[in-house]
């Protein structure tokens, strides 16, 4: 300091205007003072009376009630702000100037009667005035025909005033007029009949059609009238750098209103908030006959709402009424109450305080944090409480506020802190809990088990009697762009000219002064707000003073410019002449090829489509081909980013009509120019209507094929239409997505049409039409004298996407539709160039056993082994296209082992720390028991300072152990994979606003981003290659356990001897495109060659870029959280991973004769052995026993190599193939071979006779095939990983099939095509249009009724003042009453406008994973 923003919705109660006895009649009552009367208690009460003072209520008059409060319904102008102007009025107050004489009639009150329930009257008798009438008087004043005529007063008193009348001026206030100014909708374009002048009269304080009559037809309007819709205006207030934007609460000016509508009286002033009338709703009384009321005054109360106080104190101040004054009234006001509703000041404590306390929190368990923070010590008292005093606001008297403000002294640190947030914007982080649940949320987004985001907790930030929400408005947003904005592709240039109205507009003199520019004057109310002051402690407030009020308006100068008037120029523009191009237009007539159709020939079986076919046409003769004719439509070459037209377009040749364009120069015209809302005309293709024509082509139809379907793409065929003629229709990606005109800015290069220079080439020059490219500008892409660049005019048109160019409406049209053209709902986006990559049944270019060529194989068969599946008490787990499946697992009878069942055990099977005991552990035994395990028995330690120590066992408590429990989507590390693929980045520079881009890209070359040239770009790193092992080939050192050519010996390289050769293992050589040739570009390299063991990286092998896959592994370790903790831990014994209708991979042996089978006889390489390999001998048919030489191995042993070769034999059958299977009988490991182990021997003797779609593997010592080793291992390979041995075939070639590199291209893809997306139905909501109606509202129009009132007539009835009259009576005047014009409510109609529903309906938008399509 603010306080009903909603119901101008209803209103109980009480206040809220009265006040004057100095205008007047009067007075009720009381006071004294007198004297009467009565009662009597003799001094009291009572009645009445007299005078005197005081005076309550009620009248009449006078003033005031029209201020002052309240509210914002209506009101787009009878309103408001500013600035002007005549034709007025103005009580009270100032000033001047003159009077204020004289007289009459009446009425309220009151008396008396009287109606009525009330409200309120009715009659009759009186009375007073500052109330009311005449008379006289008239300074001045009205009105005049100018002569004259009209017209006034009031007393009062205390004697000093104060009133009254008339005039004039003045203030002051208000009525009227005009300009300018402030708002939305054209889906509102025509409005208007007292309408717009005039002329008479009316009428009003006054101008006026204000009202009449009667003349005339004007008058507003695209500068927005009319109508619709919202609103009180203003000064101001919030915002805002400013220009605006928005707003009109408190304060102050102004209008307007008072229940809703009409009305006038009264009065200086109303058409009157707290007067009247009527009218209509509404409430209230009531005797039903009638009455009463209006809080949008101030409290209050219901009601409505998210939401706004007290039925308070006082007239002290300030003001206002009425008085001569005292004084009354005053819900204005000045105060108080309530409300953190706002602004502003204060306090809730200060200093010290580390044992850095307790708690709490968090922790890597050290600690760290709250934290000088607490307490503790000292010190102060604002604020609050208590006493005491005590104000200013009052100039003399009066204080509601208030014993309030301030002072004083007292009291104890005592009573006095919250609220929001902490992911980023944006200061300020951890833990728990929860698990896309709860739930936040301004935007962006969080939450799916480690959430700094949700919720709590500690901590920390902000601000603090307040903090946040939520609404509103301006800002930021230049996002409506006047300052200050765009339209080639983001929304945005009209389809094109013509041309109205506007808007702009060339050069020179002169003149006016309308904008314009200065000076100046008058306005811009006060308060607001700015600067200096001042007063409340201080601020906020408050108050003074100044500038400021950027604006009207008067006048004065100035003439550059704009504008106007005159006069003049030629450069813009027009015209005129003389060339000159042209598919410019409209009409008429000609023309040749095609095509199709009809006639005849010739001729025969097919033709015709097509990816391939069918349907269709043909033996009734097609196609074909030859001749003949008919018909319509369109013009092949020329033909060209060539011409011409505004656009739209426009091609055969002729002729005729035309319209525009260009060049030159002579002459004319003198700004005539440009643009262009509306208006008019043109305006493809398709539609349309009428009449024509109709060959060709073909929407729609049909049929034939594709196909999962194909209402499509192909094919056969076909009808509107195509084509003339009039007439509609008027859109198009009508595109240069780029509106017209005009002037200036670098080149270079075509080309059509002129012109000049001798003029071929060339040059210069004017107008088209193209490319490129500078400067510039652009978001880039690009545009660039044909600009999208620099400027100027004018017009269009934009303003997020979506609904939507859609509904309504209205205009046009026959239709179909065109045109102007919303909303409500939803969304956070949608879009534009440009970049990386990713994809592409897009494109060059390259590799690879990628395909092809070949050679051998799975895929049939049994059987090994893996895996799905069933199955089960378990069948432990994991891996899953390639890149899971003979994969972890280089070896599950127990163990293993993680599964299952049953038994046990709880500080534990293992690890550390404590305390107690004991002297052990071992080692032999015994019982139970299925073990584990329980429970005896014997027999046993070290060192010692003798206390004890070391170990070890036992017990015990608790911290911990444990876990093959979960989580590879928390992770470490490790492995696969694109991929041994040739890539993949960096520094500098340079280029881009920027993401990025150059290097990396061309041109060659290469296995290679190898290497060479070129090259804004140089350069470098990690991949490639080389360095390393291996293996082909000499040397040279070395020579046992290896070798042996010669010597010596010998059964035997057994020995002696020797180290040549093998070989062993160490060091070195050697291959480098080094030399030749030819090709390349003189390079890089490639092809051929010689030399060489080896030739173009010689072969192998280790080695794996940046990264992809949320690829694998938590079960090798490892580790975060989570979970278990007498069990998810750990021991045992059995069992299970070894099941089995079946489905898949991997493999091994087969189907035999290039083979089996018997015999005999050769040649290897790498290995490995002490808990071991294990010889020779001897046994056994065999596995193997027994043995026990030899070797820790170039010694010894495993150890026989096999396939080959060589001799027989079988003769093509399920066999002398091929071995499952299953019996018996035994061997070996081992505690144990039943579930469940190899192996032997005899016996059996299955399937298979070369495998279907499909499918792998290999390019040279490879591939097939041969056997031998080893790791694991007590035993148990057909895997696995090595080793030799025998040794082939083919590769024209890159079309395709995979994958993979490089460059380029398109993209709406970025989880990256396994993407991304359309509309249909179906289902929920939601919000719309349309709808037979149906309901309500506003405004207007016509007619009807006709209340109150003014007004205007009448007025036989009724009237006191005044004149006549002696009265009666009469006259003026006036009134009831009545009649007519107006005239609200109301009543009836038609028509439209606007809102609310509405059965069906129409389309739209939003939902989870929905259907079918692509």
């Nucleotide at each position: 300091a603010g306080g009903c923003u909603u119901a101008a919705c209803a209103c109980a109660u009480g206040c809220a205007a009265g006040u004057u006895g100095a205008a007047c009649g009067g007075g009720a009552a009381c006071a004294u003072a007198c004297g009467a009367u009565a009662g009597c208690u003799u001094g009291c009460u009572a009645u009445a009376g007299u005078a005197u003072g005081u005076g309550a209520g009620a009248g009449u008059g006078g003033c005031g009630c029209a201020c002052g409060g309240g509210u914002g319904a209506g009101u787009a102008a009878u309103a408001c702000a500013u600035g002007g102007g005549a034709a007025c009025a103005u009580a009270c107050c100032u000033u001047a100037a003159a009077g204020u004489g004289g007289g009459g009639g009446a009425u309220a009150a009151c008396u008396u009667c009287u109606g009525g329930a009330a409200a309120c009257g009715g009659a009759u008798g009186c009375u007073a005035a500052u109330a009311c009438c005449g008379c006289a008087u008239a300074u001045a004043c009205c009105c005049u025909g100018a002569g004259g005529g009209g017209g006034a007063a009031a007393g009062a008193u205390u004697u000093a005033u104060c009133g009254c009348u008339u005039u004039a001026a003045g203030a002051u206030u208000g009525g009227c007029c005009c300009a300018u100014g402030g708002c939305a909708g054209a889906u509102u374009a025509g409005g208007u009949a007292g309408u717009u002048g005039g002329u008479g009269g009316g009428g009003u304080a006054a101008a006026g059609g204000c009202c009449u009559a009667c003349c005339a037809a004007g008058c507003c309007g695209a500068c927005g009238a009319u109508c619709u819709g919202u609103a009180g205006c203003u000064g101001g207030u919030c915002u805002g750098a400013g220009a605006g934007g928005a707003c009109g609460a408190u304060c102050a000016g102004u209008c307007a209103c008072a229940u809703u509508g009409g009305g006038a009286c009264u009065g200086a002033g109303a058409c009157a908030c707290g007067g009247c009338c009527c009218a209509g709703a509404c409430u209230c009384c009531u005797a039903c006959g009638g009455g009463a009321g209006g809080c949008a005054g101030c409290a209050g109360u219901g009601a409505g709402g998210a939401a706004u106080a007290u039925u308070g104190g006082g007239c002290a101040a300030u003001g206002g009424g009425g008085g001569c004054a005292a004084c009354c009234c005053u819900g204005a006001c000045c105060c108080a109450g309530c409300c953190a509703u706002g602004c502003c000041g204060c306090g809730u404590g200060a200093g010290u305080g580390a044992a850095g306390a307790a708690g709490g929190u968090u922790u890597u368990c050290g600690a760290a944090u709250u934290g000088u923070a607490a307490a503790g010590c000292u010190c102060u008292u604002u604020c609050g409480g208590a006493u005491g005093u005590g104000a200013c606001g009052a100039u003399g008297a009066u204080g509601a506020c208030g014993g309030u403000a301030g002072c004083a002294u007292c009291u104890a640190a005592a009573g006095a802190a919250g609220c929001c947030c902490c992911g980023g914007c944006a200061a300020a982080c951890u833990u728990c809990g929860u698990g896309c649940c709860a739930g936040c949320a301004g935007c962006c987004g969080c939450g799916g088990u480690a959430a700094u985001a949700c919720g709590a907790a500690g901590g920390g930030g902000g601000c603090g009697a307040g903090c946040g929400u939520u609404g509103u408005u301006c800002g930021g947003a230049a996002u409506u762009a006047c300052u200050g904005g765009g339209c080639g592709u983001a929304a945005a240039g009209g389809g094109u000219g013509u041309g109205u109205a506007g808007g702009u507009g060339g050069a020179c003199g002169u003149g006016u002064a309308a904008g314009a520019u200065a000076g100046c004057g008058g306005u811009g109310a006060a308060a607001u707000g700015c600067c200096g002051g001042a007063g409340c402690u201080c601020a906020a407030c408050u108050u003074c003073g100044g500038a400021a009020u950027u604006g009207c308006c008067a006048u004065u100068a100035u003439a550059a410019c704009u504008a106007u008037g005159c006069g003049u120029c030629u450069a813009g523009a027009a015209u005129u002449a003389u060339a000159g191009a042209g598919a410019g237009g409209a009409u008429a007539g000609c023309g040749g090829a095609a095509u199709a159709c009809c006639c005849a020939g010739u001729g025969u079986a097919g033709a015709g489509g097509u990816g391939a076919a069918a349907u269709u046409c043909g033996u009734a003769g097609a196609u074909a081909u030859u001749g003949g004719g008919u018909a319509g439509a369109a013009c092949a070459c020329c033909a060209g980013u060539g011409g011409c037209g505004a656009a739209g377009g426009c091609g055969g040749c002729u002729a005729u009509c035309u319209g525009g364009c260009u060049a030159u120069a002579u002459a004319u015209u003198g700004a005539c120019a440009c643009u262009g809302a509306g208006g008019c005309a043109c305006g493809a293709a398709a539609g349309c209507a009428u009449g024509g024509g109709g060959a060709u082509c073909a929407a729609a139809c049909a049929g034939g094929a594709u196909u999962a379907g194909a209402u499509a793409c192909c094919c056969u065929g076909g009808u509107a239409g195509u084509c003339c003629a009039u007439g509609c229709c008027g859109u198009a990606a009508a595109c240069g997505a780029u509106g017209a005109a005009u002037g200036c800015u670098a080149g270079g290069u075509g080309u059509c049409g002129g012109a000049g220079g001798g003029g071929a080439a060339c040059c210069u020059u004017c107008g088209g039409u193209g490319c490129c490219g500078g400067a510039g500008c652009a978001a880039a892409c690009g545009c660039a004298a044909u600009a999208a660049g620099c400027a100027c005019u004018c017009c269009a048109c934009c303003u997020g996407g979506g609904g939507a160019g859609u509904a309504c409406g209205a205009u046009c049209g026959c239709a179909a539709g065109a045109u102007u053209g919303a909303a409500a709902c939803u969304c956070a986006a949608a879009g534009g160039a440009a970049u990386u990559g990713a994809c592409g049944g897009g494109g060059g270019c390259c590799c690879g056993c990628a395909c092809a060529a070949g050679c051998g194989g799975u895929g049939g068969a049994g059987c090994a082994u893996g895996u799905g599946g069933u199955u089960u008490a378990a069948u432990u787990c994991g891996a899953a296209g390639c890149a899971a499946c003979g994969c972890g697992a280089a070896g599950a009878a127990c163990c293993u082992u993680a599964c299952c069942a049953a038994g046990g055990c709880u500080u534990g099977a293992c690890a550390u720390c404590c305390c107690u005991c004991u002297g052990a552990c071992g080692u032999a035994u015994g019982c139970a028991g299925a073990g584990a395990u329980g429970u005896g028995u014997a027999u046993u330690u070290u060192c010692u300072u003798c206390g004890g120590a070391a170990c070890a066992g036992a017990g015990g408590a608790g911290a911990c152990a444990g876990g093959u429990g979960g989580u590879g989507c928390a992770u470490g590390g490790u492995u696969g994979u694109c991929g041994u693929c040739a890539g993949c980045u960096c520094g500098u520079g340079u280029c881009g606003u920027g993401a990025g881009a150059u290097g990396u890209u061309g041109g060659g070359u290469u296995a290679a981003g190898u290497c060479c040239c070129g090259c804004a770009a140089c350069g470098a790193g990690c991949g490639c290659a080389a360095c390393c092992c291996u293996u082909a080939u000499c040397u040279u050192u070395a020579g046992u356990a290896g070798c042996c050519a010669g010597c010596a010996u010998u059964a035997a390289g057994g020995u002696g001897g020797g180290c040549a050769c093998u070989c062993u293992a160490a060091a070195g050589a050697g291959a480098c495109u080094g030399c030749c040739g030819u090709g390349g570009a003189u390079a890089a390299c490639a092809c051929g060659g010689a030399g060489g063991a080896a030739g173009g990286u010689g072969g192998g092998g280790a080695u794996g870029a940046c990264g992809u896959c949320a690829a694998a592994u938590c079960a090798u370790c490892a580790u975060g959280c989570c979970c278990c903790u007498u069990a998810u831990g750990u021991c045992u014994u059995g069992g299970g991973c070894a099941a089995c209708a079946c489905a898949c991979g991997u493999g091994c042996u087969a189907c035999a004769a290039u083979g089996g089978a018997c015999g005999g006889a050769a040649c290897a390489a790498a290995g490995u052995g002490a808990g071991g390999c294990a010889a020779a001998g001897c046994c056994g048919c065999g596995a193997g026993g027994u043995g026990g030489a030899g070797c820790g191995a170039a010694g010894c042993a495993c150890a026989a190599a096999a396939a080959c070769c060589c001799g027989u034999u079988c003769u093509c059958a399920g066999u002398u193939c091929g071995g499952a299977u299953u019996g018996u009988a035994g061997u070996c490991u081992g505690c144990a071979a039943c579930u469940c182990g190899a192996c032997u021997a005899c016996a059996u003797g299955a399937a298979g006779c070369u495998g279907g779609a499909a499918u792998c593997g290999c390019u040279a010592g490879u591939a097939a095939u041969c056997g031998c080793g080893a790791a694991u291992c007590a035993g148990a390979a057909u895997g696995u990983c090595g080793c030799g041995g025998u040794g082939a075939a083919u590769a024209c070639g890159u079309u395709c099939c995979c994958g993979g590199g490089c460059c380029u291209u398109g993209u709406a893809c970025a989880c990256a095509c396994c993407g991304c997306c359309c509309g249909u139905c179906a289902c929920a909501c939601c919000a719309u249009g349309g709808g037979a109606g149906u309901u309500g509202g506003a405004a207007g129009c016509a007619c009807c009724c006709g209340a109150a009132g003014c007004c205007u007539g009448u007025g036989a009835c009724c009237c006191a003042a005044c004149c006549c009259g002696a009265a009666a009576g009469g006259g003026a005047g006036g009134g009831a009453g009545c009649a007519g014009u107006c005239g609200a409510a109301g009543g009836u109609g038609a028509a439209g406008c606007c809102a609310g529903u509405g059965a069906c309906u129409g389309g739209g938008g939003u939902g989870a994973a929905g259907u079918a399509g692509u």